[in-house]
Molecule: transfer RNA
Organism: Planctomycetota bacterium
RNA sequence: GGGGGCGUAGAUCAAUUGGUUAGAUCACCAGACUGUCGAUCUGGAAGUUGCGGGUUCGAUUCCCGUCGCCCUCG
Numbered sequence: 001g002g003g004g005g006c007g008u009a010g011a012u013c014a015a016u017u018g019g020u021u022a023g024a025u026c027a028c029c030a031g032a033c034u035g036u037c038g039a040u041c042u043g044g045a046a047g048u049u050g051c052g053g054g055u056u057c058g059a060u061u062c063c064c065g066u067c068g069c070c071c072u073c074g
Base pairs, nucleotide, nucleotide: 001073002072003071004070005069006068007067010026011025012024013023019057028044029043030042031041032040050066051065052064053063054062
């Protein structure tokens, strides 16, 4: 340098051929329970979906560019 895959919450991952509040688990915060802690239960916060454009009424999803990581070919 050519080809391919991945990037979504603090962490690990979802999201059914584009469809209207982007969710789950753990972690975190608050409350209940308990003599205390833990466990359990309830609730809550946390995301410019790597970044920048384009297509569309509508994009995590399609297209282009770009950055990072991994695999592969030379």